[in-house]
Molecule: c-di-GMP-I riboswitch aptamer
Organism: Niallia nealsonii
Parts: sequence; structure tokens; C1' cells
RNA sequence: AUCUCUUAUUGGCAAACUUUAUGAAAAUAAAGGACGCAAAGCCACGGGCCUAACGCAUUUGCUAUGGCAGCCGGGUUGCAAAU
Repeated sequence: AUCUCUUAUUGGCAAACUUUAUGAAAAUAAAGGACGCAAAGCCACGGGCCUAACGCAUUUGCUAUGGCAGCCGGGUUGCAAAU
């Protein structure tokens, strides 16, 4: 430096669900708990998805300025074997 098509170690994170809190909701945070993950570390830049408060329209609709990084892409950082 590479980070795969080879191989191990030290470890790491934590889905659903439960409790508490925040929020209009989606969802988020903490504690418990493990479905899984080689970036399931971080970033809302692109696509996609969720919600619809305010606003608009009329009555059951539209809409992000609100969210999702464990939806995909991209950027960036990190550990280790081997070469």
C1' cells in the first nucleotide's frame, strides 16, 4: 500500500421484543435482550422508502422543512491474517 477468491486471533456492534423518556407521527435515546453484521463506525451528497404537524385543497387527498446509514450507491475513518 492492497483489503479479495486464502486463513486465524483479539475483540466490536446489536434486530425483534420489554420498560422508561421525547415526538403530531414516522422515529429517536437509555437500560435489558440477541436476529444478524467484516465496517451493522461516521456523514443526508444521489436514488429510494416512512410519517403528515404546519400549509394547501375539500371533507378519507396533496405536501417535508420531520425521519430511515440494519434499503442501495457514494464519501470518509478504523482492526487484523496473508501478499